Small-subunit ribosomal RNA from a metagenome, 1436 nucleotides, folded computationally.
Its mean pLDDT, the model's own confidence on a scale to 100, is 84.
The RNAcentral record of the sequence draws on SILVA.
RNA sequence: AGAGUUUGAUCCUGGCUCAGGUUGAACGCUGGCGGUGCGCCUAAUACAUGCAAGUCGAACGAAAACUCGGAUUUAUUCGAGGGAAAGUGGCGAACGAGCGAGUAACACGUAAGUAACUGCCCUGUACUCGGGGACAACUCAUCGAAAGGUGAGCUAAUACCGGAUAGUCUCGAAAGAGUAAAGAUUUAUCGGUACAGGAGGUGCUUGCGGUCUAUCAGCUAGUUGGUGGGGUAACUGCCUACCAAGGCUAUGACGGAUACCUGGUGUGAGAGCACGACCAGGCGCGAUGGGACUGAGACACGGCCCAUACUCCUACGGGAGGCAGCAGUAAGGAAUCUUCCGCAAUGGACGAAAGUCUGACGGAGCGACACCGCGUGGUGGAUGACGGCCUUCGGGUUGUAAACACCUUUUAUGAGGGAAGAAGAUCUGACGGUACCUCAUGAAUAAGGACCGGCUAAUUACGUGCCAGCAGCCGCGGUAAUACGUAAGGUCCGAGCGUUAACCGGAAUUAUUGGGCGUAAAGCGUCCGCAGGUGGUUUGUUAAGUGGAUUAUGAAAUACCGGAGCUCAACUUCGGUGCUGUAGUCCAAACUGGCGGACUAGAGGUAUGGAGAGGUGCGUGGAAUUGUGCAAGUAGGGGUAAAAUCCGUAGAUAUGCACAGGAACACCAAAAGCGAAGGCAGCGCACUGGCCAUUACCUGACACUCAGGGACGAAAGCGUGGGGAGCAAAAGGGAUUAGAUACCCCUGUAGUCCACGCCGUAAACGAUGCAUGCUCGGUGUAGGGACCCUCGACCUGGUCUCUGUGCCUAAGGUAACCCGUUAAGCAUGCCGCCUGUGCAGUACGAGCGCAAGCUUAAAACACAAAGGAAUAGACGGGGACCCACACAAGCGGUGGAUUGCGGGGUUUAAUGCGUUAAUAAGCGGGUAACCUUACCCAGGCUUGACAUCUCUAUCGUACUUUUUGGAAACAAUUAGGUCAGUUCGGCUGGAUAGAUGACAGGCGCUGCAUGGUUGUCGUCAGCUCGUGCCUUGAGGUGUGCGGUUAAGUCCGUGAACGAGCGCAACCCUUAUCCUAUGUUGUAUUUUCAUGGGAGACUGCCGGUCAUAAACCGGAGGAAGGUGAGGAUGACGUCAAAUCAGCAUGGCCCUUAUGCCUGGGGCUACACCCACAAUACAAUGGCGAGCACAAACUGAAGCAAUGCGGCGACGCGGAGCGAAUCGGAGAAAACUCGUCUCAGUUCGGAUUGGAGUCUGCAACUCGACUCCAUGAAGCUGGAAUCGCUAGUAAACGUAUAUCAGUCAUGGUACGUUGAAUAUGUUCCUGGGUCUUGUACUCACCGCCCGUCAAGGCAUGGAAGCUGGGGAUGCCCAAAGUCUGCAAAAUAAUUGUGGCCUAAGGUAGAUUCAGUGACUGGGCUUAAGUCGUAACAAGGUA
Repeated sequence: AGAGUUUGAUCCUGGCUCAGGUUGAACGCUGGCGGUGCGCCUAAUACAUGCAAGUCGAACGAAAACUCGGAUUUAUUCGAGGGAAAGUGGCGAACGAGCGAGUAACACGUAAGUAACUGCCCUGUACUCGGGGACAACUCAUCGAAAGGUGAGCUAAUACCGGAUAGUCUCGAAAGAGUAAAGAUUUAUCGGUACAGGAGGUGCUUGCGGUCUAUCAGCUAGUUGGUGGGGUAACUGCCUACCAAGGCUAUGACGGAUACCUGGUGUGAGAGCACGACCAGGCGCGAUGGGACUGAGACACGGCCCAUACUCCUACGGGAGGCAGCAGUAAGGAAUCUUCCGCAAUGGACGAAAGUCUGACGGAGCGACACCGCGUGGUGGAUGACGGCCUUCGGGUUGUAAACACCUUUUAUGAGGGAAGAAGAUCUGACGGUACCUCAUGAAUAAGGACCGGCUAAUUACGUGCCAGCAGCCGCGGUAAUACGUAAGGUCCGAGCGUUAACCGGAAUUAUUGGGCGUAAAGCGUCCGCAGGUGGUUUGUUAAGUGGAUUAUGAAAUACCGGAGCUCAACUUCGGUGCUGUAGUCCAAACUGGCGGACUAGAGGUAUGGAGAGGUGCGUGGAAUUGUGCAAGUAGGGGUAAAAUCCGUAGAUAUGCACAGGAACACCAAAAGCGAAGGCAGCGCACUGGCCAUUACCUGACACUCAGGGACGAAAGCGUGGGGAGCAAAAGGGAUUAGAUACCCCUGUAGUCCACGCCGUAAACGAUGCAUGCUCGGUGUAGGGACCCUCGACCUGGUCUCUGUGCCUAAGGUAACCCGUUAAGCAUGCCGCCUGUGCAGUACGAGCGCAAGCUUAAAACACAAAGGAAUAGACGGGGACCCACACAAGCGGUGGAUUGCGGGGUUUAAUGCGUUAAUAAGCGGGUAACCUUACCCAGGCUUGACAUCUCUAUCGUACUUUUUGGAAACAAUUAGGUCAGUUCGGCUGGAUAGAUGACAGGCGCUGCAUGGUUGUCGUCAGCUCGUGCCUUGAGGUGUGCGGUUAAGUCCGUGAACGAGCGCAACCCUUAUCCUAUGUUGUAUUUUCAUGGGAGACUGCCGGUCAUAAACCGGAGGAAGGUGAGGAUGACGUCAAAUCAGCAUGGCCCUUAUGCCUGGGGCUACACCCACAAUACAAUGGCGAGCACAAACUGAAGCAAUGCGGCGACGCGGAGCGAAUCGGAGAAAACUCGUCUCAGUUCGGAUUGGAGUCUGCAACUCGACUCCAUGAAGCUGGAAUCGCUAGUAAACGUAUAUCAGUCAUGGUACGUUGAAUAUGUUCCUGGGUCUUGUACUCACCGCCCGUCAAGGCAUGGAAGCUGGGGAUGCCCAAAGUCUGCAAAAUAAUUGUGGCCUAAGGUAGAUUCAGUGACUGGGCUUAAGUCGUAACAAGGUA
């Protein structure tokens, strides 16, 4: 110090999240030791038990037990000692200890003040004389269960009460009046009284400071002040009577919520923000509420009285109690300790002291709760052991880690010694036989937690398979998960590690330091203006701000710096600094402020001119629409994309004349003008506001801005009354549509208009607050002025200038777009507003309004984004340009029929698998009867049909063969067969068989793990790079623009210059010629075949264009502008296709998902689709005759001549590995004949019969031949396909595969041989540029609302329940004060009065909870209906 997260990518805005530190913590896992701290944050809930405040005999009387002595027989009694327990009295108990409920206050902090008090302590002065009467204790009696009393009697005092005395005491002007004391005793002291002073403490008063809320705006009757009286230690409405009517408040009163305050603590660079445990200061409280008494001090935690709630005892009559003291218990809670030791130290109370008391305190115990320190060993040790894990199987890693060897002993255990803390000479230590020291034993007693996708250091395997789970944010998991779980390894910390909660930081994300407001959230619709804030030049004065000096204070602790003490540290301690603050005094006078004087540049005024849809009222004009009347006239009009509703023969529309009425003002007219904004438009008049210019004068800062407040404020809407031509919500009808509550059409009411009154909002926009100053220019336009030009006027022109209003641009600014003297630049002043998105400008409350509604204005909950600008694409029912058999123009088809073939579906034991828009479907398959074959059924095999290795056996091997069983595989069986080399060794090679396990095998899965190959866009003209330049950046430029081309082809230009992959060319075939060679060809100009060459390049001419590229035309030429055809397929797209061509990762099967065999199936058949064949006939069929190819192919082959058969074919076999021989007959064409428009002499399906051939085998399931049979079909709906020339169409030929063949398919070959193209509006596809976008999975996109279902939070609601704080009334305890009576003039008692806690009651108020039902909101992989928005989103 930053990082992650919005996007395809970018910059910005903006939220969310993380890394750091901290804690009185808790939870999970783990846990060796010591030191120092800390330890009920919740129920100020309730408390058993013990202890926490006593002490003094040197204030006082009395005195038990016990001891000694005496008397007495004993009982007992006397004296002396002794001093428990209790009492009177004094001091203390108001401190110490605890807690934080209340309190927003003079409670606290700080700085001042005084009208006051003050026990004990200190200093000083003076005094301390002399009397009296009681009451406890005690004794006796008595009541009560107890607690506790009652009566009678005795008694002391430093207890109590008179008297005397009285100073500098009190009162009073004075005279004068009044008020004190206590003694004890060891004879040295301790006390007592009065007064004065001090110290410390306390009371009271004041300035300033520190929370939230205005959805709390008015509050207040003792309230504010005065006088008299009372009261207090003391001032005061502190109390009371009377008088006056004040007091507080937007600088936030009053109300509500929350909260003890501070020193400080945590964090932070700081400013700040959060907190107020421990320690220290202050305050408050002591079950709840009230009250006083005593006292120096209390309205009193361990005192009293009363009331209330609760608990306990009880003999039921009555009593007792208050742990927020220390321990401890229960409860609550995520959670917080021992019913310990000691007064040895420090401190406190009492005492003369000894001493007693002290749960204050000192210590120990429990708790990893925090901080600090130490340890769990050290050195060597490679065969890099075993084991684990991974692996490319080679190895790597765990890992010097272990083992092993040597060493050490902090710690642990045992033994021995053993403190300081003690002051103060002796004595005195809870801690504690503790710390510490010495010795011994033995590596011995001691390591875990979290994490490893990014942020964030650290990765692999297995398991799982959107499951289980993880997650702080982004996000992982759907079969190869570095993100889940486990393991191994690694990383970070370490007696801890993580998680959760909370605070600060990062967050400049509330911005004083230190942010913003054109479009991201944000300028009030506009103006006026009080308070407030700010304010021109100059001078004098003042000293509030400001600056300086100084004084006091800012407690200690904490913090920082430097030392010291515990072995170090934490901790403790000493010294210093600091504590940024507050107050006083003095000084200065620049600046700000106050006061006074002056000025004119700001502001305002007078004068002279000027422009204008500025406003209000009154009048007036023409055009047009509509209506009415009349005339004239006839069948339509109107309306639309097209129609219809509608009007019209009862006379419309169109035309003319006249009249009525309302509303709006064409042209002028404009980037124009005016106004604060809203807004303002025919013309005239009246009244009236503002503005501009010019020059001279006047006032003399009078100014700017403005919370609250006030005024104005489009349209729509509301109220009352008018008016109503046109237009037109609602409504009606007609269309459109799936629907059409819309868009379009025909009608049409409010309204629109006027007057008066409300409303108070708009994308009220320049999405830009007002004012002032400063900062380059250019060019328009509106209003004025000056000068020039002109003899002069007008006009025009030019220069300058003031004021408005536009455009372009510099610097600068901005995230960019853009703004740019009319700023969004540079500055100042003031106001308003913003702080993630949604919920929501909503709910509640309040104010305003007749209502509609407006203003003010949240939260719960949900999400990790929402958003701005710009970029590249894609898309558009956006635009421009261009291309293509894309359309059009043509020719022929498909879609209808039958058959074939492929696919879907269905069926089946199986009908094997893949391919499915274009880019699947005569496709893989260029030949399924068996085989193929992967499918099904059945029968078999298990190291296997096939490969390698090891071992054994055989070699009279291998191999061939017979027979039997069987469907075959297979099983058994028979016969034949006598390996090669050699160093001569049953040595080697090789083969076969058997066994064992490693392994074989898999057309099993994943084409979404892959290689390779392929389809498609598309043979479309595109796709990129280097350097440079532009941009913050994504990115752009280049590749754009003007021409041109088939082409990013070429030319020109331009911040680009070059280059690459594509285009083109190079390659093959073909068309012409030359030449060479020539068999098997040919038979002589040659053709043909095979080589080699020539030729075509816009080369030449003319024109067009820009003197370019190029295009058009022409010449020559076999061929002309790429001559024709092919091969050739850029970057990429479709997770396109293929694991079943092959290869291959991973997973799966292993007596089976492998292998062998027989049979079956892939050939099924209601149906649908694709592609073909043949047809429907006369441009034809049939019969006869007859002509012309090219290319290909042949040895397990092609096969001639010949013979047989109607024929398929058979017999036979010349020739040929083929320019020689064969397949081989080309067919359409042509000639002649016949048929004569018909289901035919068309068409040939189907079926019957008879055969041929291939082949182990034609049943399922082959082809062909002959005879017979003779179906549908008469040119094919919507729709759709191919083709631009040797093309379409028609005709035949050959061939691969192949035993044969379901071939009508594929691939080649030639023969005959057209038609049409004016063109680019439209359909499809594509290219370039541009534009919009809320799309980027990219329009097959995105996305809105209702309804239905589940969930969540929330508003309203008849009501219901509970709490709080007040108020009125009733009643009123204790108690102070007080009246009366009694008593002794007392204490006291009785009885009244005022006030009053609690209680009762009443109506309001406020805050919560709950509530049938109800409102909207948010949310939830695949619900319904539509399609509102984003493109011109199809009605912007």